[in-house]
RNA sequence: UCAGAAAAUAGCAAACCUAUUGAAAGAUAGGGACGCAAAGCUGCGGGUCUAAUGCUAAAGUACGAUUUUAAAUACGAUUGCAAUGACAGCCGGGCUGCCUGAA
Numbered sequence: 001u002c003a004g005a006a007a008a009u010a011g012c013a014a015a016c017c018u019a020u021u022g023a024a025a026g027a028u029a030g031g032g033a034c035g036c037a038a039a040g041c042u043g044c045g046g047g048u049c050u051a052a053u054g055c056u057a058a059a060g061u062a063c064g065a066u067u068u069u070a071a072a073u074a075c076g077a078u079u080g081c082a083a084u085g086a087c088a089g090c091c092g093g094g095c096u097g098c099c100u101g102a103a
Stems, first nucleotide, its partner, number of pairs: 001102004011036002016031006034089001040095003044092003047087003052084001053082003060075003
């Protein structure tokens, strides 16, 4: 540096459940094992998730009118858009590392 066939010693822990936390996505701890040779660390690039907050303002509501229909204006996100939020067990990059084999 490359590889993971056989082996050994260890390690991590999906779904789900419980508790805590968060607006949510999610996170942390305990239980639990679907899997994992980096399923160790890192939001750097892509991707995905969320929308507190911000923006917009369709429906709608208010206002508006001499009669009818409006315009304008204001409010208005259940449904719209956007990370300052997340995911490293989606892919790539960066950093580090156990065992065995090969060069």
c-di-GMP-I-GGC riboswitch aptamer from a Bacillota bacterium, 103 nucleotides, folded computationally.
The prediction has a mean pLDDT of 85.
The model forms 91% of the base pairs in the Rfam consensus.
The organism belongs to Bacillota, within Bacteria.
It was read from a public genome assembly, where an Rfam model found it.